[in-house]
RNA sequence: UUGAGAUAAAGUCAAACCUGCCGCAAGACAGGGACGGAACGCUACGGGUCUCAAAUAGAUAACCGGGCUACCUUC
Numbered sequence: 001u002u003g004a005g006a007u008a009a010a011g012u013c014a015a016a017c018c019u020g021c022c023g024c025a026a027g028a029c030a031g032g033g034a035c036g037g038a039a040c041g042c043u044a045c046g047g048g049u050c051u052c053a054a055a056u057a058g059a060u061a062a063c064c065g066g067g068c069u070a071c072c073u074u075c
Stems, first nucleotide, its partner, number of pairs: 003075001004073002012037002017032004022027001041068003045065003048060004
């Protein structure tokens, strides 16, 4: 440096649900919470799904792929 994720450790993210708050909505954000994650980090580029007041609109990265970056262990 590349490939891999069996075991272990450190650190990390946080589904459902509850509360507050923003939004027409899908959903976002904050606190609690912990089902899970080895990219469940970032990015709407391709596909999918969802929403609406239907157009040069929006949401989803914890649906898949692509791009960029990264911790630990082992060979």
Predicted 3D model of a 75-nucleotide RNA (c-di-GMP-I riboswitch aptamer) from a Pseudomonadota bacterium.